[in-house]
RNA sequence: GGGCACUUAGCUCAGCGGUAGAGCGCUUCGUUUACAUCGAAGAAGUCGUAGGUCCAAAUCCUACAGUGCCCA
Numbered sequence: 001g002g003g004c005a006c007u008u009a010g011c012u013c014a015g016c017g018g019u020a021g022a023g024c025g026c027u028u029c030g031u032u033u034a035c036a037u038c039g040a041a042g043a044a045g046u047c048g049u050a051g052g053u054c055c056a057a058a059u060c061c062u063a064c065a066g067u068g069c070c071c072a
Base pairs, nucleotide, nucleotide: 001071002070003069004068005067006066007065010024011023012022013021018055026042027041028040029039030038048064049063050062051061052060
């Protein structure tokens, strides 16, 4: 220098045009002498950044950035 894949909650991931979810973790309450377990409730996301297409974009297109792999 060229090619491919990935980037979504604190972590691991799902969601592949109709407006964002799960598990674990975290907070509060109940239970316990206490901790754990269990039960109930809750918080947490400019979906890497910037544009474009569309009535509507996490999703499609382009550029850039980061990470990994391959080729030279």
Molecule: transfer RNA
Organism: Candidatus Daviesbacteria bacterium